[in-house]
Context: one part of a larger RNA
RNA sequence: CCCUGGUUUAGGAACUCGGCAAAAAAGUGGCCGUAAGCUAGCAAUAAGGCCUUCCCGCUUCGGCGGGAUGCAACUAAUGAUAUCAAGUGACUGUUUACCAAAAACACAGGUCCCUGCAAAGCCGUAAGGCAAAGUAUAGGGGCUGAUGCCUGGCCAGUGUCAGAACGUUAAGGGGAGAGGUGCAAGCCUUGAACCGAAGCGCUGACGAACGCCGGCGAUAACUAUAAUCGUCCUAAGGUAGCGAAAUUCCUUGUCGGGUAAGUUCCGACCUGCACGAAUGGCAUAACAACUUGAUAACUGUCUCAACCAGGGACUCG
Repeated sequence: CCCUGGUUUAGGAACUCGGCAAAAAAGUGGCCGUAAGCUAGCAAUAAGGCCUUCCCGCUUCGGCGGGAUGCAACUAAUGAUAUCAAGUGACUGUUUACCAAAAACACAGGUCCCUGCAAAGCCGUAAGGCAAAGUAUAGGGGCUGAUGCCUGGCCAGUGUCAGAACGUUAAGGGGAGAGGUGCAAGCCUUGAACCGAAGCGCUGACGAACGCCGGCGAUAACUAUAAUCGUCCUAAGGUAGCGAAAUUCCUUGUCGGGUAAGUUCCGACCUGCACGAAUGGCAUAACAACUUGAUAACUGUCUCAACCAGGGACUCG
């Protein structure tokens, strides 16, 4: 010096990305008491407060053993810090065996599409098998993800579906003609019109299909702002709700709160670089080894280090 433990005056997070680690407190016993919120189940052992008997014997005076009463007398089973606020995900669950346990996956619920059974879908060259010894309250696939309130506009592009017409269109049918050769019959080559499928064009529907959801200028009796007007473009110009957000570049935006002091945090504002409605929007009790901020308690995390024990390192054998 390293590892594993132990103790420490005064202070008590000043440490640090961050109370990481450690420490402390309390302990599913009894009595009392218990808030906001809420899906009325919970939250909740919330929080917080109080209690731990009497007699006998022994005792190293710390307690131990026996007996009595009582709902309860430390087998209270060697053991959870608590609270406030916000984000995300509803929840229990699942996952990168050996650097990630999560806000990722799943989930119940919602919705759309396909499938009438010799089903769709999948495996197989096939026979055959699964689906299913099931039958649309069934099976398969996509998206979303409890619950509550909701889910706006656009079918121009892409896609899907529908469409007894029309256009285009292959092989094929057809054969007006033309050419070669031959005395000829013929043989060979070429070939217009016309007929001719799916597809594409065309017409329409469809967004919980892929997706998309504007610009400029002017205007109110202070100023400012613009309910309003004009104009250009578009398929249509972002509705409700939310908003410096897990999304905000400028930015430590501005105001308020908390602190002596706060780039974080909470509440607002809206100028949304570049939120936005099942690629779901916004709320949400309960839950979480999740993420963020705050408080109490507690401490060698620190001011600032000291000492001790064991094991290494080191020296000798």
Molecule: large-subunit ribosomal RNA, domain IV
Organism: Patescibacteria group bacterium